[in-house]
A computed fold for a 517-nucleotide part of an RNA from an Elusimicrobiota bacterium, annotated as small-subunit ribosomal RNA, 5' domain. It was read from a public genome assembly. The organism belongs to Elusimicrobiota, within Bacteria. Its mean pLDDT, the model's own confidence on a scale to 100, is 86.

Context: one part of a larger RNA
RNA sequence: GAAUUAACGCUGGCAGAGUGCAUAACACAUGCAAGUCGAGCGGGGCUGGCGGAGCAUCGCGGCCUAGCGGCAGACGAGUGAGUAACACGUAAGCAACCUGCCCUCGAAAGACGAAUAACGCGCCGAAAGGCGUGCUAAUACGUCGUAUUAUCCCGCGGCGGCAUCGUCGUGGGAUGAGAGUCCCGCAAGGGACGUUCGGGGAGGGGCUUGCGGCCCAUCAGCUUGUUGGCGAGGUAACGGCUCACCAAGGCUAUGACGGGUACCCGGCCUGAAAGGGCGAACGGGCACGAAGGCACUGAGACACGGGCCUUACUCCUACGGGAGGCAGCAGUGGGGAAUUUUGGACAAUGGGCGAAAGCCUGAUCCAGCAACUCUGCGUGAGGGACGAAGUCCUUCGGGAUGUAAACCUCUUUUGCCGGGGACGAAAGCCCGCAAGGGUUUGACGGUACUCGGCGAAUAAGUCACGGCUAACUACGUGCCAGCAGCCGCGGUAAGACGUAGGUGGCGAGCGUUAUUC
Numbered sequence: 001g002a003a004u005u006a007a008c009g010c011u012g013g014c015a016g017a018g019u020g021c022a023u024a025a026c027a028c029a030u031g032c033a034a035g036u037c038g039a040g041c042g043g044g045g046c047u048g049g050c051g052g053a054g055c056a057u058c059g060c061g062g063c064c065u066a067g068c069g070g071c072a073g074a075c076g077a078g079u080g081a082g083u084a085a086c087a088c089g090u091a092a093g094c095a096a097c098c099u100g101c102c103c104u105c106g107a108a109a110g111a112c113g114a115a116u117a118a119c120g121c122g123c124c125g126a127a128a129g130g131c132g133u134g135c136u137a138a139u140a141c142g143u144c145g146u147a148u149u150a151u152c153c154c155g156c157g158g159c160g161g162c163a164u165c166g167u168c169g170u171g172g173g174a175u176g177a178g179a180g181u182c183c184c185g186c187a188a189g190g191g192a193c194g195u196u197c198g199g200g201g202a203g204g205g206g207c208u209u210g211c212g213g214c215c216c217a218u219c220a221g222c223u224u225g226u227u228g229g230c231g232a233g234g235u236a237a238c239g240g241c242u243c244a245c246c247a248a249g250g251c252u253a254u255g256a257c258g259g260g261u262a263c264c265c266g267g268c269c270u271g272a273a274a275g276g277g278c279g280a281a282c283g284g285g286c287a288c289g290a291a292g293g294c295a296c297u298g299a300g301a302c303a304c305g306g307g308c309c310u311u312a313c314u315c316c317u318a319c320g321g322g323a324g325g326c327a328g329c330a331g332u333g334g335g336g337a338a339u340u341u342u343g344g345a346c347a348a349u350g351g352g353c354g355a356a357a358g359c360c361u362g363a364u365c366c367a368g369c370a371a372c373u374c375u376g377c378g379u380g381a382g383g384g385a386c387g388a389a390g391u392c393c394u395u396c397g398g399g400a401u402g403u404a405a406a407c408c409u410c411u412u413u414u415g416c417c418g419g420g421g422a423c424g425a426a427a428g429c430c431c432g433c434a435a436g437g438g439u440u441u442g443a444c445g446g447u448a449c450u451c452g453g454c455g456a457a458u459a460a461g462u463c464a465c466g467g468c469u470a471a472c473u474a475c476g477u478g479c480c481a482g483c484a485g486c487c488g489c490g491g492u493a494a495g496a497c498g499u500a501g502g503u504g505g506c507g508a509g510c511g512u513u514a515u516u517c
Stems, first nucleotide, its partner, number of pairs: 001517004006513005013377006019370002021335001026333003030330003035071003040068002043065005049060003078288003088212007097205003102201007110144004119134006150175011180193005214260003221251003226248004231243003263285004267278004290311005313324004341367001343366003349363001350361004380410004390401004415454006424444001428439004461506005466487003472501005482489002
């Protein structure tokens, strides 16, 4: 000098863009953060709608929905505790693998059955919740049949490779599916969304490997599933991943093992570069979800707002037993030098569900708070005296503040008042064969912007002035009080302390402290 998720002191007008618990991965009151589908299913509730002349009832319809069922809850959001590791980065490999939704191609949806929640009845419990019995539906569940280029076994042949092998053709055998709903139609039938099997793709993931990136040798030896083999189990898949048996190996000064520290990267800061430091915000990956462990479901989890067990803690209790997990958004206590609102909206973008309308979305978009950072603007402009007053200095003559003020002229950024007032919004929906036409939707926000009016009006501080280093005098103090980054100042004329005037620097900031280069 530059920089910072900064803090502290003094001060503080506006706008735009960004950022905001670095400490206790400490504990958390309260609300919200993941639902949706009635066009899968039976039931229940409501209903000024339709039908019959009316009423009751009934039928049809409309709205709502606890339950069964489907998809989503593995994304999105948070945090960095752990981790020195194929965790990450980069480059490769898988002839050792998986893949819901989406795209594409091919084939197909035959026959039948048994239950169960809801509900009814009865019962237990303070509650959380649970039990028995009876009934019922399905795109829930099961059985049979069938099947392509699927899977497995046996045989033959071709091609290829990388050792295990891969791939193609062909013959035989075995194994493996399916579901409907809605719309149009009198119907036949057609359409939409789904269902099943198989091939391919896209995107996503799993595994393996080369190389790369911290400190300590005052850590020198480490290792028994350890290293390899055979067989088996397990997995989507290779593998000591696991197990039985066999062998005795494997790693290490090119630093094993141990200890300490630490999420990694794109990047960020600094620097002319080389390098050094860092890993906030934004983007990618990983890990974690009170601590530890476990599996279930599922295409995907060993699952933050799912489950089970143990532990600690908190809460409820009728003392028998139960409930909970903010490292989601706000917010509270605590810790700390220190870090925000218990805000608005789904209008946009994106996500989930749905045929759609739509619903949900503390993702997101906005607003609020904070000079925390960066950028821009303003606090007026021109004129105005041999120069007011005040103040300071003085050799008492004068000098300085100083064109500074007053005063005159002007302007109106900003401010206040009044009028107008957005872009972000075309998707969607309706009509139409199409071209096209019609129509709805804005949290921010009466904001930005714009027009008019008023009036210099509403707006300057802070640090320094001995040398380094730009800026000097007076008084007070008297090695005291104090200053100080280094050198050093202060013991009676202190340019170094304190105050005042003056001056210098920067300026809505200035200075200090901390840290990095």